Predicted 3D model of a 98-nucleotide RNA (Glycine riboswitch aptamer) from an uncultured Alphaproteobacteria bacterium. It was read from a public genome assembly, where an Rfam model found it. The model forms 90% of the base pairs in the Rfam consensus. It matches the Rfam family "Glycine riboswitch aptamer". Rfam links the family to the GO term glycine biosynthetic process.
RNA sequence: GGCGUCAGCGCGGGAGAGUGCGACAGGGGUAACCCGGUCGCCGCCGAAGGAGCAAGCCGCCCCCGGAAUCUCUCAGGCAAAAGGACCGCGCUGGCGUA
Numbered sequence: 001g002g003c004g005u006c007a008g009c010g011c012g013g014g015a016g017a018g019u020g021c022g023a024c025a026g027g028g029g030u031a032a033c034c035c036g037g038u039c040g041c042c043g044c045c046g047a048a049g050g051a052g053c054a055a056g057c058c059g060c061c062c063c064c065g066g067a068a069u070c071u072c073u074c075a076g077g078c079a080a081a082a083g084g085a086c087c088g089c090g091c092u093g094g095c096g097u098a
Stems, first nucleotide, its partner, number of pairs: 002097012018042001020041005026035003043078003049074001050072003057065001
């Protein structure tokens, strides 16, 4: 230096589900009304996070372990924005390596 792998950073891509109903105060406005927020209720989504488990793994039995984009929806989310598993590229560092 090349390749692989892990972590961090940057850039790009990135889904789903009610811009629901009601109350409360705040801001704008002459007013009608509009905007975001908090709380309550019902309905829904899963790709932050969290939780759960099978087979294989030993010739047999028991115990333990046992992943996920699977399941659950605690959290989070259901116009836009933000976030976003995961993917690509670049940089830095660690580890391994013909």